RNAcentral holds the sequence, with entries from ENA. The RNA shown here (Bacterial RNase P class A) has 343 nucleotides and comes from a Clostridiaceae bacterium. Its mean pLDDT, the model's own confidence on a scale to 100, is 76. The gene name in the source record is rnpB. Its Rfam family is "Bacterial RNase P class A". Gene Ontology terms of the family: ribonuclease P activity, dimeric ribonuclease P complex and tRNA processing. The family's RNA type in Rfam is ribozyme.
Parts: sequence; structure tokens; C1' cells
RNA sequence: UGAGUAAGCCAGGCGGUUGCGUACCGGUGCGAGCCGGUAUGAGGAAAGUCCGCGCUGCACAGGGCAAGGAUAACAGAUAACGUCUGCCGGGGGCGACCCUAGGAAUAGUGCAACAGAGAAAUACCGCCGUGCGCCCCGGUGCAUGGUAAGGGUGGAAAGGCGAGGUAAGAGCUCACCACGCCCCGUGGUAACACGGGGGGUCUGUAAACUCUAUCCGCAGCAACAUCGACAGGGGCUACAGCUUGCCCGGCUGCCCCGAAGGAUGGCUAGAGGCGUGCGGCGACGCGCGUCCCAGAUAGAUGACCGCCAAAUACAGAACGCGGCUUACAGGCUUACUCACACC
Repeated sequence: UGAGUAAGCCAGGCGGUUGCGUACCGGUGCGAGCCGGUAUGAGGAAAGUCCGCGCUGCACAGGGCAAGGAUAACAGAUAACGUCUGCCGGGGGCGACCCUAGGAAUAGUGCAACAGAGAAAUACCGCCGUGCGCCCCGGUGCAUGGUAAGGGUGGAAAGGCGAGGUAAGAGCUCACCACGCCCCGUGGUAACACGGGGGGUCUGUAAACUCUAUCCGCAGCAACAUCGACAGGGGCUACAGCUUGCCCGGCUGCCCCGAAGGAUGGCUAGAGGCGUGCGGCGACGCGCGUCCCAGAUAGAUGACCGCCAAAUACAGAACGCGGCUUACAGGCUUACUCACACC
């Protein structure tokens, strides 16, 4: 210098004019409110609503089974998770590094298009034996049997290769290699790795049904709680009043239901932000200091102008929090890898 890999960060700034929400202060008004001032006012994803929680209501003695759904190597982190970290196995890259739904195919069932004789069992061609016939001393035809070594088809066809063996062949036998299983040893918390021994080699597919293990009540802030005007409905047990002094009865107060797209709460100080020390490879944890950072309910956070080369992307809170996923103009930083050149 070029080509890459990984992890982060920013998401316009300043000034002016003019609007809006919220809180507080001042003035004014009986009050609703109005006027003025000060402070503050969207995101890295506020999004999709896909997971996990808090919170709320309903259901539920406790336990089990079934149905339905989710997850799937190992160890950890966390409030929890299907998230994250580390590590193992597998795959890719010269490398930094990246990808991986990664339990079970000897419980059972299904499927394997096309091609091919045959797709889980098979004999099409070929090779070989036997019998019969023909030509004739080696062929050929038919029948019957053996053979997965060779050909051909396919993503996949009896583990690969060599030797022995055989009529021809075949893990049929042996050496080496490959891949499962079992046992032992060493290392590791573990998955697992390495070494040795034994025994084996009848495919693949579970993002097909299924089986195994583990987990899961339902609904959501328009949840929900309190107050509650009008209309309407109900009660006369208790209390008070009226109706004739008393009883029954009646009426009213009263009580209950109901209920305004009503009011208030829920509502934002939180598994919180920033800084720093310590522990840990890391996710993260512990301590200390410091800060307060939208809270609307028809729903504010806007518009215009000037300067900065340009300012422009995706997008906008609605109970909150932790993740994942998706969208995204332009720019910046750090670490590392490879190639070339120079010192």
C1' cells in the first nucleotide's frame, strides 16, 4: 500500500424566529381556566410482537394421566429464557475467523422422484459349475444353479485396498486403513480426546410420523383497582321519617345492581444510567461514588431561516424490563490476518 476478519461507537452541531406536552413558580379568576417565566421532552432499533419475566384478573387442595406446544452435545451466566458465554464434535477458509435444530434409524410405521435388473431387497449384462443338443476338441445354443469381484444407473448398490483362497466369487481368511459398539488405561468438572484390546461392517431419511428426556394453567394495562352524575331495575331483613295512637300494609330516605368511550390510581426510581475498583478466559458478579433521564389519553416532542463542503438513512414512546429478529444514508475507532514493497 492492497485485500480481508472481528468487535464497538455516532445517528447532525450551533444560533435565531415561532408552536406543542409535562412539572414547578409567579400573577389573575369564586371556579374551570387564562397570562408570564424556568426546567425538561423518542430510538438503536421506540418496529415485528417471536421468546423469557415483573405486575393484574380469572382458574386451581395436592398429585397423576391424556391432548397440545416448546426445547435437545457438555459446563456455566442469568430473575428467567428457545437468550448469552466458554468449550467439545462436525463442516468451510492459506489465515484472522466463520457456519452448525448437534438426542434416538437395533421399538415400530412410512418414504427414497428420474434413471436403473434391483432402493432394502435384488442377477440386466458379465463370470463360473452341471446336464442336454450342435459344430467339433475349443466354442456355441438351451435348461438349471452359484456369484455382488467387473460393467452400467444413481445422491446412495454388500466398508476400502492388497494377498491368500475358489469352479467363479465373496470379511470366506489375513495384514493395513476407515467407521460404529463394548472393555481397560491416561488427561479433562464434563461433552470428549489419545493409546491398547475385543468384537463388528444390512443404506439414507426423524426441518416424515414416531420414541426418549426436560419444561409449559388461561388472558392481558382497552389488564386491573377506587370513586362515580343521569336514566333504568331490584330489596323492605335492620335503621329513620310520613301515612291515624298501636299492628299489618303502603310510600320515601336508605341499601344493592347498573353506569358516561367520566374522574383518579395503575404510570414510570428501575433486574435503572454513568464513572471507578476488585473477582472471572468470558457471559457476568460484588463494592464504592454520582445522576434522575418523556409519561400523553385524540394522544406533545414540530415548522422555518442562517452557518458548518453535504446533512440525508431506517424510523417515532403509550405499563415496564431482559433478549431475539427485521430495517438502516453517511461516518469514525480499536484489535487481528494474508500478500507485496522498503528499512